[in-house]
Context: one part of a larger RNA
RNA sequence: CCCUCGUUAAGGAACUCGGCAAAUUAACCCCGUAACUUUGGAAGAAGGGGGCCCGCUGAAAGGCGGGGGCACGAAACCGGCCCAGGCGACUGUAUAACAGAAACAUAGGUCUCUGCCAAAGCGAAAGCUGAGGUAUAGGGGCUGAUACCUGCCCAGUGCCGGAAGGUUAAGGGGAAAGGUCAGGGCGCAAGCCCGAAGCUUUGAACCGAAGCCCCGGUGAACGGCGGCCGUAACUAUAACGGUCCUAAGGUAGCGAAAUCCCUUGUCGGGUAAGUUCCGACCCGCACGAAAGGUGUAACGACUUGGGCACUGUCUCAACGAGGGACUCG
Numbered sequence: 001c002c003c004u005c006g007u008u009a010a011g012g013a014a015c016u017c018g019g020c021a022a023a024u025u026a027a028c029c030c031c032g033u034a035a036c037u038u039u040g041g042a043a044g045a046a047g048g049g050g051g052c053c054c055g056c057u058g059a060a061a062g063g064c065g066g067g068g069g070c071a072c073g074a075a076a077c078c079g080g081c082c083c084a085g086g087c088g089a090c091u092g093u094a095u096a097a098c099a100g101a102a103a104c105a106u107a108g109g110u111c112u113c114u115g116c117c118a119a120a121g122c123g124a125a126a127g128c129u130g131a132g133g134u135a136u137a138g139g140g141g142c143u144g145a146u147a148c149c150u151g152c153c154c155a156g157u158g159c160c161g162g163a164a165g166g167u168u169a170a171g172g173g174g175a176a177a178g179g180u181c182a183g184g185g186c187g188c189a190a191g192c193c194c195g196a197a198g199c200u201u202u203g204a205a206c207c208g209a210a211g212c213c214c215c216g217g218u219g220a221a222c223g224g225c226g227g228c229c230g231u232a233a234c235u236a237u238a239a240c241g242g243u244c245c246u247a248a249g250g251u252a253g254c255g256a257a258a259u260c261c262c263u264u265g266u267c268g269g270g271u272a273a274g275u276u277c278c279g280a281c282c283c284g285c286a287c288g289a290a291a292g293g294u295g296u297a298a299c300g301a302c303u304u305g306g307g308c309a310c311u312g313u314c315u316c317a318a319c320g321a322g323g324g325a326c327u328c329g
Stems, first nucleotide, its partner, number of pairs: 001324008010315002014313001019310001028050004036041001038145001052067006068072001080308007087300002092104002108143007120129003146295004151225003156222002158218005165213003171207002176202005183194004226244005253287001254284001265281005
């Protein structure tokens, strides 16, 4: 010096990103216990008090009296607490070996598919799961207790419905054309021209579904939810007006937020002093309604800010114990 422990004057978070670590608290009995609340809770809230031994008494619980110690749950085991935000309702689940969280799941909500040889899934198939179930069932998507709610847009994309018209494949159809060639014509010949039947190649019109175009519907389907100018008898602002564009121009609620760039916004609270925190404001760079919006009791080894208690975290270090390091072997 390192590791693991123990004790410490005065102070008591001044440490630090942060009370990390440590300390405090502690089991049992009695008293007592707030806001809020889904009336169950919150709650062991908080905050107080008690305990050993002996005698008498009593059925006991207990009552009365006495005694000793620095000490009496005499060792050990054995909650620190409170206030206010954020997120997630909760108990659960998970990254075996850096992450336990606000992530996943969850009851509950909703949309959608599925009438049974179900849909869906595994499998060349047989077959199996679904299910020895049957729409109060099963599969898939999203949301995520509960409370109050969930606005506008169907133009695009998707899905559902429709069938009049347009387009459209194989197939049907076979107009027409080409090749070959018996034969015929011309020619001295080489060769050229015409060309039936058959065989063969190409092949128009026309008839051909779904789909697409088309016509409607549909947002707890994918998604989207404006700009400029003017205006009130101080100023400022604009309930109001004009204009352009759009499928429609963001409703309720919330808002410098796990979302705000400017920004340490501004005001208030808390502190002697507060880029954090809480309450407001609203000019929301770039919240917003089941990729849910806003609240909410309870819950959390979550996270943020504050306080009480307590402490070697610190001012500022000291001493002690064990094990290393070091020396010898």
Notes:
The part of an RNA shown here (large-subunit ribosomal RNA, domain IV) has 329 nucleotides and comes from a Dehalococcoidia bacterium. The coordinates come from a structure-prediction model, not an experiment, and the mean pLDDT is 88.